Model confidence (mean pLDDT): 80 of 100. Transfer RNA from a Planctomycetota bacterium, 75 nucleotides, folded computationally. The organism belongs to Planctomycetota, within Bacteria. It was read from a public genome assembly.

């Protein structure tokens, strides 16, 4: 220094430019003689930053960080 992926709920991950969501976790309640397992309900998100295009942006563009990877360059 240049190319790739990739950042979304506390975790792993989804959403053709048209309401942001599951799973697991966590909290309530039902179940159960009790625990666990199940079931059902809640709570949890400036969608990594700032712009920008758009009637609308997790998505498109630009620019920066952060994280993995691969290439180059010096020694």
């Nucleotide at each position: 220094u240049c190319c790739c992926c990739g950042g979304u709920a506390g975790c792993u991950c989804a959403a053709c430019g048209g309401u942001a969501g599951a799973g697991c976790a966590u909290g309530u309640g039902a179940c159960u003689g009790u625990u666990a397992a199940u079931c059902a309900c809640a709570g949890g998100g400036u969608u990594g930053a700032u712009g920008g295009u758009u009637c609308g942006a997790a998505u498109c563009c630009a620019u920066c960080c952060c994280g993995g990877g691969g290439a180059g360059c010096c020694a």
Its Rfam family is "tRNA". Rfam classes the family as a transfer RNA.